Transfer RNA from an uncultured Bacillales bacterium, 72 nucleotides, folded computationally. The prediction has a mean pLDDT of 81. Its Rfam family is "tRNA". Rfam classes the family as a transfer RNA.
RNA sequence: GGCCCCAUGGUCAAUCGGUUAAGACGCGACCCUCUCAAGGUCGAAUGGCUGGUUCGACCCCAGCUGGGGUCA
Repeated sequence: GGCCCCAUGGUCAAUCGGUUAAGACGCGACCCUCUCAAGGUCGAAUGGCUGGUUCGACCCCAGCUGGGGUCA
C1' cells in the first nucleotide's frame, strides 16, 4: 500500500428502515435483615465523526478515525 471484517451505556450485547433502542453484569436508591451478603422493586447510564439516500436512518451508501485479519 491492496482487500476483508468490526465500532451501540462502565463491560458484554440484542435490535434486517417507523414504539419509550431489549437483556445480562456492574452502579445508585428503597424494601428485606440485628448487620452484611443473597433476594425483591425502582432508577440513572448507550448508536465513533462528517456527509448522502429516504417522508423517516443505530440499520442503507460514501469518506474519515480507531481496532482486528490477510496478501505483498